[in-house]
Overview
The part of an RNA shown here (small-subunit ribosomal RNA, central domain) has 350 nucleotides and comes from a metagenome. The coordinates come from a structure-prediction model, not an experiment, and the mean pLDDT is 89. The full RNA is in RNAcentral, with records from SILVA.
Context: one part of a larger RNA
RNA sequence: CUGGGCGUAAAGCGCACGUAGGCGGCUAGGUCAGUCAGAUGUGAAAGCCCCGGGCUCAACCUGGGAACUGCAUUUGAUACUGCCUGGCUUGAGUGUGGUAGAGGGAGGUGGAAUUCCAGGUGUAGCGGUGAAAUGCGUAGAUAUCUGGAGGAACACCAGUGGCGAAGGCGGCCUCCUGGACCAAUACUGACGCUGAGGCUCGAAGGUGUGGGUAGCAAACAGGAUUAGAUACCCUGGUAGUCCACACAGUAAACGGUGAUCACUAGGUGUUGCGGGUAUUGACCCCUGCAGUGCCGCAGCUAACGCAUUAAGUGAUCCGCCUGGGGAGUACGGUCGCAAGAUUAAAACUC
Numbered sequence: 001c002u003g004g005g006c007g008u009a010a011a012g013c014g015c016a017c018g019u020a021g022g023c024g025g026c027u028a029g030g031u032c033a034g035u036c037a038g039a040u041g042u043g044a045a046a047g048c049c050c051c052g053g054g055c056u057c058a059a060c061c062u063g064g065g066a067a068c069u070g071c072a073u074u075u076g077a078u079a080c081u082g083c084c085u086g087g088c089u090u091g092a093g094u095g096u097g098g099u100a101g102a103g104g105g106a107g108g109u110g111g112a113a114u115u116c117c118a119g120g121u122g123u124a125g126c127g128g129u130g131a132a133a134u135g136c137g138u139a140g141a142u143a144u145c146u147g148g149a150g151g152a153a154c155a156c157c158a159g160u161g162g163c164g165a166a167g168g169c170g171g172c173c174u175c176c177u178g179g180a181c182c183a184a185u186a187c188u189g190a191c192g193c194u195g196a197g198g199c200u201c202g203a204a205g206g207u208g209u210g211g212g213u214a215g216c217a218a219a220c221a222g223g224a225u226u227a228g229a230u231a232c233c234c235u236g237g238u239a240g241u242c243c244a245c246a247c248a249g250u251a252a253a254c255g256g257u258g259a260u261c262a263c264u265a266g267g268u269g270u271u272g273c274g275g276g277u278a279u280u281g282a283c284c285c286c287u288g289c290a291g292u293g294c295c296g297c298a299g300c301u302a303a304c305g306c307a308u309u310a311a312g313u314g315a316u317c318c319g320c321c322u323g324g325g326g327a328g329u330a331c332g333g334u335c336g337c338a339a340g341a342u343u344a345a346a347a348c349u350c
Stems, first nucleotide, its partner, number of pairs: 003322004007304002012318001014201001017198001021194003025088007033081002035077008049065006091191001092188004096183004103177007110154001115149007125136002162169002206247006215241002220236004258317006266295011299306002323350003332343004
């Protein structure tokens, strides 16, 4: 390479959108490019293979055949694929009526708590720990009451609850805005799926400029512990955490499980919507669709386990893997202000 694989052994890009490409529903006609069949020409000789012959055999030499899986021309076939033309509605989408939601952005606003400031009461401790000490406090702390300032986060509700492509999203109100689901139907008529490159988004931490800073807290300082203690514990504390704009582009970015479609026992909970039954009505009961959990058959799996939310059975497209270390490193390229990111070896060694 061919293969075989990718939940946990190596392996699913963090996620989406989408270009090229690949693949693509039912049906009628046309065409005959692919495809299939026949014929003709060509496919040098030698060699390989088969049947013979010649050197005593063999190697070797030699005759004939086959083969040369290909190409071109031509005559046909028309199921499938392609192309052209027309039709269809089940895939996809649009319209109508409803529904749920921490989906996103902006502005406003509320209460609890911490800290700080001012004042009142009040007096010797407070704080902290395994025990202490550093620290704070007679210049009146801690505690308690009143008033004020400011920043950040939103207890209960809260739920294997909801929403979002992922990252993620949680007080309340308003405005702008994306998506999903359900029901009945009308319309468009394959408009679809995937997606190399590309491009968007992308936790925390980090960077730049300007603001902000209550609490927390890398670094740092001190106190302890200890043989030591550049730690764990304690007292402090700056970046940062917050906001605006810009960059960065990584995570155990995890369901460690790519996307889409179809098929394949059930049981039970829960969320949204609908139908039936019931009732004065809400419940209850039966049932359909969409989500989200648990259990479980067949099947699969090395086992664990998965099991209509598949890791089962199939199809299409993409990504990725190929012994461990060296190494996600060096060099080079690209990107970045930097930190670094991305692409990505080899020697050597077991």